Notes: Predicted 3D model of a 107-nucleotide RNA (TPP riboswitch aptamer (THI element)) from a Synergistales bacterium. Of the family's consensus pairs, 100% are formed in the model. Its mean pLDDT, the model's own confidence on a scale to 100, is 75.
């Protein structure tokens, strides 16, 4: 300084990259809320469930544009831009708390 952004239960939507180590596994490093924790299936790439973590229109969680442009890093959506672009779950009860700050956020 914001002002209900908060906490609990159920619904729903989401994503998991980069780099070393010789390699799927499996171990370390970066960014970040979160980068594969548990099971299962596949020859393999990987798919499915559940679970953590984020997000449900006062949506930037996330996907498209995108094998995109500047920037920088060993490297990567690591910044930034693009974005007053176009999709994207239309959340519900409860409790707290109530014109001020208890929880919560930012400087």
């Nucleotide at each position: 300084c914001c002002u209900u952004g908060g906490c609990a239960u159920c619904g729903g939507g989401g994503g998991a990259g980069u780099c070393g180590g010789a390699a799927c596994a499996c171990c370390g490093a970066c960014u970040g809320a979160g980068a594969g924790g548990a099971g299962g299936c596949g020859u393999a790439g990987g798919c499915c469930u559940c679970g953590a973590c984020c997000c449900c229109u006062g949506g930037a969680a996330c996907c498209u544009g995108a094998u995109c442009c500047g920037g920088g890093u060993c490297a990567u959506g690591c910044c930034g831009g693009c974005g007053a672009a176009g999709g994207a779950a239309a959340g519900a009860u409860g409790c707290g708390g109530g014109u001020a700050g208890a929880c919560g956020g930012c400087a």